[in-house]
Context: one part of a larger RNA
Molecule: small-subunit ribosomal RNA, 3' minor domain
Organism: bacterium EF100-94H03 bin56
RNA sequence: CACCGCCCGUCACACCAUGGGAGUUGGUUUUACCCGAAGCCGGUGUGCUAACCGCAAGGAGGCAACCGACCACGGUAGGGUCAGCGACUGGGGUGAAGUCGUAACAAGGUAGCCGUAGGGGAAACUGCGGCUGGAUCACCUCCUU
Numbered sequence: 001c002a003c004c005g006c007c008c009g010u011c012a013c014a015c016c017a018u019g020g021g022a023g024u025u026g027g028u029u030u031u032a033c034c035c036g037a038a039g040c041c042g043g044u045g046u047g048c049u050a051a052c053c054g055c056a057a058g059g060a061g062g063c064a065a066c067c068g069a070c071c072a073c074g075g076u077a078g079g080g081u082c083a084g085c086g087a088c089u090g091g092g093g094u095g096a097a098g099u100c101g102u103a104a105c106a107a108g109g110u111a112g113c114c115g116u117a118g119g120g121g122a123a124a125c126u127g128c129g130g131c132u133g134g135a136u137c138a139c140c141u142c143c144u145u
Stems, first nucleotide, its partner, number of pairs: 003108001005105001008101002011098001013095004018090003023085012039070001041068004047063003052059002111132008
């Protein structure tokens, strides 16, 4: 760069992050139940037994064995939480020169805007209510010269 201006939305393309999503993978945590190694503890201890007691028989003590409680790992089912992936799907952002129209800015060519409802490729349109942050014309009041 001053209307050959400015500018709105759909659509198309590219990239970015993100919501929904049947599900799926993994981490972590938790509840109930199942299993129950080793070990300590408790019980039994008919088998075994050098030290202690006893002249001896035997006893005390100990050991094996068996039983029980606790319990690591593991298993089954369910819940919480975090992260990854996920056909498809929703809008968002960004991007000199794409498409369709032209909604807004001048009375922007139907004044605009706000709320609401309806239907519509899109900006938008229409109805109802509200506002002036509307131009023009006329009148009234006030102020200045």